[in-house]
Parts: sequence; C1' cells; structure tokens
RNA sequence: CACGAAAACGGCAAACCCGCCGCGAGGCGGGGACGCAAAGCCACGGGCCUCUCGCAGGCCGCCGGGCCGCCGAAA
Repeated sequence: CACGAAAACGGCAAACCCGCCGCGAGGCGGGGACGCAAAGCCACGGGCCUCUCGCAGGCCGCCGGGCCGCCGAAA
C1' cells in the first nucleotide's frame, strides 16, 4: 500500500414503538437490535423516492467515487 480474524478495545444501529419537526420523501430525540470494518463525513456520478413539478427537496444502512479514522492474526 493493501487485507479483514469465530481476535481485542470500543463504536454505529434496520424493522418496530413513543415524542417532536416536515405537505411529503424523510429528519431529530428516547426505547429497541436486523445487521455493519468505515453503517464515520461529502448528494460528486449512477440509482431510488417526494412534492407545491423547478434554478425545489429526501435517501451516503443501494452501487461507485472523494476525504478522514480504531485495531493487527493470516494470506
């Protein structure tokens, strides 16, 4: 540089439920864990989704890309 263990220390948290915000997709907080080695961050390309349909929005836990980062067995 890469790789990712029936390893360690930790981390995040799908569905569902409750509260608040939003027309909505959805977001935030609490509970909860299906999963995740970037499930950390960025809507940059593709994709999907929403509405009041345009110089509008949402999803990074769909794929790719960029940036940053913990640990260290094997190949």

This is a predicted structure of a 75-nucleotide RNA (c-di-GMP-I-GGC riboswitch aptamer) from an Actinomycetota bacterium. Lineage of the source: Bacteria > Bacillati > Actinomycetota. The coordinates come from a structure-prediction model, not an experiment, and the mean pLDDT is 89. It was read from a public genome assembly, where an Rfam model found it.